[in-house]
RNA sequence: CUCGAACGUGGCGAUGAAGCUCGCCGCAACCGCGCGCAGCGCUGAUGGCUUCUACCUAGCG
Numbered sequence: 001c002u003c004g005a006a007c008g009u010g011g012c013g014a015u016g017a018a019g020c021u022c023g024c025c026g027c028a029a030c031c032g033c034g035c036g037c038a039g040c041g042c043u044g045a046u047g048g049c050u051u052c053u054a055c056c057u058a059g060c061g
Stems, first nucleotide, its partner, number of pairs: 010025004016052006032042004
């Protein structure tokens, strides 16, 4: 310096926070989708559920 295993601690799941839950990673997990792809278009604050905040649309005062 490199490879493998075990343990501990931790990290991640397309933009924020909390609770519950699932999965993944060990410098990797992760970094959305479609098309005619130097460009154009689409959905969503979640991995999933609930709540809050932000954003968007409509109506009423």
Molecule: Fluoride riboswitch aptamer (crcB RNA motif)
Organism: Actinomycetes bacterium